Source information: A computed fold for a 501-nucleotide part of an RNA from an uncultured bacterium, annotated as small-subunit ribosomal RNA, 5' domain. The RNAcentral record of the full RNA draws on ENA, Greengenes and SILVA. Its mean pLDDT, the model's own confidence on a scale to 100, is 85. Rfam family: Bacterial small subunit ribosomal RNA. Rfam links the family to the GO terms structural constituent of ribosome and ribosome.
Context: one part of a larger RNA
């Protein structure tokens, strides 16, 4: 000197663009972050039209709340780094495997059946919430059928292979599938195999932090037969046989830490970091577990213990902000309980469109980085005042005021947008940017001045009060402390602290 997610004192005008709990993965109060489909289904509150009737009311239409069953989403996307030293990442590979949705093509789509939510009726309970009984649907749910490039079990052939075995091409028996729905218009769905794309699981080579004041360390432990399990290889799990496996090239054991692309630093080599954006892993109030699913052992799903909390009629219940705000509470410190789906995008729907704290946007903060301003010019009696003076003067100093000019900004008024690819549609926003107008008008400060180090003098003070980054200053003329005048450096910032190069 660079540099930071800084943080303190002091000071402070504007934009643009980024950034913002590094500590306590401490505990949360309140909202809101994952829903949507009536073109799967039955039901149908409210309205609202029509008829009959004085009226009640009856039927006939239309409208479609709320809730159910189904179906797709919810495994994303958004937070967090606690744990992990590990095939977790990083890089090259390999395959013994899976894959909703989405593309291509191919074949089917027949026929039946019995439930149940929701409704109603009794019921229980403070409440979560549930009982019985009854009635109904469907793309819900279960049979039959047909079926093959499916599966299995035989077996022909052919390539590969020492062989076990395994690819492809047939043959024979078994056995296994569906679901409709809808527009003006036939278009979407549903089954079953195959490709394909993209995601994903699992093995491996290498790479990956400190300690030897840690030297052994292992029994499913090492391999091996056979079984089970898995989507799928394995001690993955089991049983039985061997007695292996790893280590001084650091095993185990403790420490500590998400990994990386990259930042930052340096001429480079290297070092020190992993905030923001990206890619990956882990993780969800502390462990545990597994359901349904194409994907989870699931942040806003479920059970189980735990440990706090809240209601409770004491009998039972409920709750999980490491999601956006926001509260306490740690801490030197980190923001609003905002608008908006108008963009992009992401779910659901055929679409209309719903939802959406992803996201665009605004707010708050000189926290950064870049930019602009705070006048411009002329202007000597070198005004008045300040400080010093050797008292003659010297300095602030063209500085000031005074003329002149000028509006970047500021204030007031008026126009006013791109972003929205055929109409319409705009959170930001009456913003940004244009124009008139007024008027120097709204706008500078901080830290230093012995040496390193640019900047000195006068007065307090007297080893006192203080200064200090080192060296050292102060004990009566202190250029080193305080105050004032100059002065230097930077400047919407300087100064200190802390850390890395």
């Nucleotide at each position: 000197g660079g540099a930071u997610g800084a943080a303190c004192g002091c000071u402070g005008g504007c934009g643009g663009c980024g950034u913002g709990c590094u500590u306590a993965a401490c505990a949360c109060a309140u909202g809101c972050a994952a829903g949507u489909c009536g073109a799967a289904c039955g039901u149908g509150a409210u309205c609202c039209c029509g008829c009959a009737g004085c009226a009640a009311u009856g039927u006939g239409g239309g409208u479609g709340a709320a809730a159910g069953u189904g179906g797709c989403a919810a495994a994303c996307g958004g937070g967090u780094g606690a744990g992990u030293a590990a095939c977790a990442c990083g890089u090259a590979g390999a395959u013994a495997c899976c894959u909703g949705c989405c593309u291509c093509g191919a074949a089917g789509u027949g026929g039946g059946g019995g439930a149940u939510a929701a409704c109603c009726a009794c019921g229980g309970g403070a409440a979560a919430c549930u009982g019985u009984g009854g009635c109904u649907a469907a793309u819900a749910c279960c049979g039959c059928a047909u079926g093959g490039u499916c599966u299995u079990a035989u077996u022909g052939g052919u390539g590969c292979g020492g062989g076990a075995g395994u690819g492809c091409c047939g043959a024979u028996a078994a056995g296994u599938a569906a679901a409709g729905c809808u527009u003006a218009a036939u278009g979407u769905g549903c089954u079953u195999a195959g490709a394909g794309a993209g995601g994903g699981g699992u093995c491996u080579g290498c790479g990956c932090c400190c300690g030897a004041u840690u030297a052994g360390c292992u029994c499913g432990u090492u391999g091996g037969u056979g079984a089970g399990g898995u989507a799928a290889u394995g001690g993955c799990u089991c049983a039985c046989c061997a007695a292996g496996g790893c280590u001084g090239u650091g095993a185990u054991c403790g420490g500590u830490a998400g990994c990386u692309g990259g930042u930052c630093u340096g001429a480079g080599a290297g070092g020190a970091c992993g905030a923001u954006c990206a890619g990956c892993c882990a993780c969800a109030c502390g462990g545990g577990a597994a359901c349904a699913g194409a994907g989870a052992c699931a942040c806003g799903g479920u059970c189980c213990c735990g440990a706090c909390u809240c209601c409770u009629a004491c009998g039972g219940g409920g709750g999980g902000c490491a999601g956006c705000a926001g509260u306490a509470g740690g801490g030197a410190a980190u923001a609003u309980u905002g608008c908006a789906c108008a963009a992009u995008g992401g779910g659901c729907g055929a679409a209309a469109g719903c939802c959406u704290g992803a996201u665009g946007c605004a707010g708050c903060a000189a926290c950064g980085c870049c930019g602009c301003g705070u006048g411009u010019g002329c202007g000597a009696u070198g005004a008045a005042g300040g400080c010093c003076u050797u008292c003659g003067g010297g300095u602030c100093g063209u500085a000031a005021a005074g003329c002149a000019c000028u509006u970047u900004u500021c204030u007031g008024g008026g126009a006013g947008a791109u972003g929205a690819g055929a109409a319409a549609g705009g959170a930001c926003a009456g913003u940004a940017u244009c124009c008139c107008a007024g008027g120097a008008a709204u706008a500078a400060g901080u830290c230093u001045c012995g040496g390193c180090u640019a900047a000195c003098u006068a007065c307090g003070u007297g080893c006192c009060a203080g200064c200090a980054g080192c060296c050292g200053c102060g004990g009566u003329a202190a250029a080193a402390c305080g105050u004032a005048g100059g002065a230097g450096g930077c400047g919407a910032g300087c100064g200190u602290u802390a850390u890395c190069c």